[in-house]
Background: This is a predicted structure of a 95-nucleotide RNA (TPP riboswitch aptamer (THI element)) from Bifidobacterium subtile.
């Protein structure tokens, strides 16, 4: 001098379903989940599966649903700063 890993700030991308009920502008419950009331919330930002498209699509299951699998070495898809930190690297004095 400086990589990584951790973490901040600002700033940007993203989803928001299924099912009963009711008194249906809407409310109150169950089911998965990080988030299903657009949330001062959560996730995620190229080490990109956050989230979109394929898909009103296949296969399991469930009351029912992207609930789960695969699809997926498919395409898409949104950054800077700072800081910690010290692998490595050079010179220089010492022993």
């Nucleotide at each position: 001098g400086c990589a990584a890993u951790c973490g901040a700030c600002a700033c940007g991308g993203g989803g928001u379903g299924u099912c009963g009920c009711c008194g249906c502008c809407g409310g109150c419950g169950a089911c998965u989940g990080a988030g299903a009331c657009c949330a001062c919330a959560c996730c995620c930002g190229u080490u990109g599966a956050a989230c979109c498209u394929g898909a009103u699509g296949c296969a399991g299951a469930u009351c029912a649903u992207g609930c789960u699998g695969a699809c997926g070495a498919a395409g898409g898809g949104a950054u800077g700063u700072c800081a910690u930190g010290g692998a490595c690297g050079a010179g220089u004095u010492u022993u």
About this RNA: It matches the Rfam family "TPP riboswitch aptamer (THI element)". Rfam's curators write: Vitamin B(1) in its active form thiamin pyrophosphate (TPP) is an essential coenzyme that is synthesised by coupling of pyrimidine and thiazole moieties in bacteria. The sequence is in RNAcentral, with records from Rfam and Ribocentre. Its mean pLDDT, the model's own confidence on a scale to 100, is 79.